Small-subunit ribosomal RNA, 5' domain from Exanthemachrysis gayraliae, 503 nucleotides, folded computationally. It matches the Rfam family "Bacterial small subunit ribosomal RNA". NCBI's taxonomy places the organism under Eukaryota, Pavlovophyceae, Pavlovales, Pavlovaceae, Exanthemachrysis.
Context: one part of a larger RNA
RNA sequence: GAUUGAACGCUGGCGGCAGGCUUAACACAUGCAAGUCGAGCGGUAACAGAUCUAGCUUGCUAGAUGCUGACGAGCGGCGGACGGGUGAGUAAUGCAUAGGAAACUGCCCAGUAGUGGGGGAUAGCCCGGGGAAACCCGGAUUAAUACCGCGUACGCCCUUCGGGGGAAAGCAGGGGAUCUUCGGACCUUGCGCUACUGGAUGAGCCUAAGUCGGAUUAGCUAGUUGGUGGGGUAAAGGCCUACCAAGGCGACGAUCCGUAGCUGGUCUGAGAGGAUGAUCAGCCACACUGGGACUGAGACACGGCCCAGACUCCUACGGGAGGCAGCAGUGGGGAAUAUUGGACAAUGGGCGAAAGCCUGAUCCAGCAAUGCCGCGUGUGUGAUGAAGGCCUUAGGGUUGUAAAGCACUUUCGCCGAUGACGAUGAUGACGGUAGUCGGAUAAGAAGCCCCGGCUAACUCCGUGCCAGCAGCCGCGGUAAUACGGAGGGUGCAAGCGUUGUCC
Numbered sequence: 001g002a003u004u005g006a007a008c009g010c011u012g013g014c015g016g017c018a019g020g021c022u023u024a025a026c027a028c029a030u031g032c033a034a035g036u037c038g039a040g041c042g043g044u045a046a047c048a049g050a051u052c053u054a055g056c057u058u059g060c061u062a063g064a065u066g067c068u069g070a071c072g073a074g075c076g077g078c079g080g081a082c083g084g085g086u087g088a089g090u091a092a093u094g095c096a097u098a099g100g101a102a103a104c105u106g107c108c109c110a111g112u113a114g115u116g117g118g119g120g121a122u123a124g125c126c127c128g129g130g131g132a133a134a135c136c137c138g139g140a141u142u143a144a145u146a147c148c149g150c151g152u153a154c155g156c157c158c159u160u161c162g163g164g165g166g167a168a169a170g171c172a173g174g175g176g177a178u179c180u181u182c183g184g185a186c187c188u189u190g191c192g193c194u195a196c197u198g199g200a201u202g203a204g205c206c207u208a209a210g211u212c213g214g215a216u217u218a219g220c221u222a223g224u225u226g227g228u229g230g231g232g233u234a235a236a237g238g239c240c241u242a243c244c245a246a247g248g249c250g251a252c253g254a255u256c257c258g259u260a261g262c263u264g265g266u267c268u269g270a271g272a273g274g275a276u277g278a279u280c281a282g283c284c285a286c287a288c289u290g291g292g293a294c295u296g297a298g299a300c301a302c303g304g305c306c307c308a309g310a311c312u313c314c315u316a317c318g319g320g321a322g323g324c325a326g327c328a329g330u331g332g333g334g335a336a337u338a339u340u341g342g343a344c345a346a347u348g349g350g351c352g353a354a355a356g357c358c359u360g361a362u363c364c365a366g367c368a369a370u371g372c373c374g375c376g377u378g379u380g381u382g383a384u385g386a387a388g389g390c391c392u393u394a395g396g397g398u399u400g401u402a403a404a405g406c407a408c409u410u411u412c413g414c415c416g417a418u419g420a421c422g423a424u425g426a427u428g429a430c431g432g433u434a435g436u437c438g439g440a441u442a443a444g445a446a447g448c449c450c451c452g453g454c455u456a457a458c459u460c461c462g463u464g465c466c467a468g469c470a471g472c473c474g475c476g477g478u479a480a481u482a483c484g485g486a487g488g489g490u491g492c493a494a495g496c497g498u499u500g501u502c503c
Base pairs, nucleotide, nucleotide: 001503004500006499007498008497009496010495013375014374015373016372017371018370020367021333026331027330028329030328031327032326035078036077037076040075041074043071044070047069048068049067050065051064052063053062054061055060056059085286086285087284094211095210097208098207099206100205104202108199109198110197111196112195113194114193115192116150118148119147126139127138128137129136130135156165157164158163170191171190172189173188174187175186178185179184212258213257214256219249220248221247224246225245226244227243228242229241230240231239261283262282263281264280265276266275267274268273288309289308290307291306292305311322312321313320314319339365341364342363343362347361348359349358350357351356378408379407380406381405388399389398390397391396412444414439415438416437417436418435422430447492448491450489451488452473453472454471458487459486460485461484462483468475469474
């Protein structure tokens, strides 16, 4: 000199853009953050409509009917494996680069072939019971795109090549004839469903060289290294197991210890390099701590389950409930880091045929000069060089065209009016925002550090090795340009200085 997720001191007008718990992966009150589909199903708790019945105060009250719009709870489907957070662990099961084979992939795309005929249950509802609650038990009954056989099998799987095995589900709209138990069958269109092939996407696995410090860590290893048989996985493999062999790694640093998420990048530097990994993007890991599996195309699953533990809460003491490293917010820690805000208008995501619903993702607003950038705090004129201050050799010098005065302008801000783009038809949180027009008035808007040398900027007074200053050299013991004040000056400027930090 440059840097910063900064902090502290003094000061502080506006706007745009960006960033804002680096510390306790400490504990969390409260609200919200993942639902959706009635065009899968039986239904009807609430709301609205319609129809019917009754009462009457003649348009209201009560009741009934799932008939309609809808829809609580329930069964079922898809989604809760994405999105969002954090960096504890991890020095390699990670990351980054380049390759690879033995393998899976819901939704999506292309293609091939199908979608026949049956059955038994079970939630809900009803009845009964237990419990303080969480919730649980029994009986009866019911539906499905829930579940299970049978039939069929282009392709698929197994095979000793003879053969053997395995599937599905319907729903909605429209409709001429025919049939009809008046529900529909039937036809057609759309959406689904099943099997298989290929693609796309996503994930799993393997290999190579690269990836911090310590040798005051030199030996490490028994499923260890390899083989065979078996098991297991979507899949190669000591991944697991039995047996056999005795291997494998290491001074090119094994093992152990410490530290650490990695990268694209970022900062600095002419570069080589050094430092770093906030924001944004990719990957990984984690979700109170430890362990485990279930479901599923995908998890060993942040707002799922089970067990153990610590902690907190409820309890009728028998037993239960919880997990902010989601967004806000609270306590605590700390030098230090924001609102318990608005909206789904846009972009995107989930579900749905759609309308739509949900979305603290996101888009916006709020707070703080945290940073970067831009703008303003006036402009011109004005000498009796006014007054005052300071200095003085007492003549004067300086502050200083500075002020006052006169003339002018109105950026920003203020007041009034108008008012977008973002939204291709509708729909705007932001927002009466940005912008535009008009109006008034120089009006509302400058500080901070420094002035011995390095280093731009000097005098007076006070003090007297005191009080103090200080980045280094060093100042101060009676004329201190170095301390404190004042006048003057230099520098930067809505900032300026100090401290930390890296190059």